[in-house]
RNA sequence: GCCGAGAUAGCCCAGCCCGGUAAGGCGCGAGCCUGGAAAGUUCGUGGUGAAUCACCUCGGGAGUUCAAAUCUCCCUCUCGGCG
Numbered sequence: 001g002c003c004g005a006g007a008u009a010g011c012c013c014a015g016c017c018c019g020g021u022a023a024g025g026c027g028c029g030a031g032c033c034u035g036g037a038a039a040g041u042u043c044g045u046g047g048u049g050a051a052u053c054a055c056c057u058c059g060g061g062a063g064u065u066c067a068a069a070u071c072u073c074c075c076u077c078u079c080g081g082c083g
Stems, first nucleotide, its partner, number of pairs: 001082007010026003020066001027045006046056004059075005
C1' cells in the first nucleotide's frame, strides 16, 4: 500500500441485508422470602434535568429522508489476510 471483518448503555451481545426510533444476558439498586445471609423471585436499571415529562444517545463528522444503529460519502481505532 491492497483486501476482509469489526466498534451498540458499566461489561457481553442481538438488531443492519429489506429505514419506523435500542431486544436479551451479566452486573448493579430496591422489594419479597430468611433469625440473618446465600440461592430463588418481582420490579427498576443508557445520559442530562426536580420530573410520571422533555431533550439527547449506537467509534467521529457530513449527507439523503417525514423518519437513520440501519442507506451514501469522508475520517479514526481494533483484529485477520496479502504484498
A computed fold for an 83-nucleotide RNA from a Candidatus Methanomethylophilaceae archaeon, annotated as transfer RNA.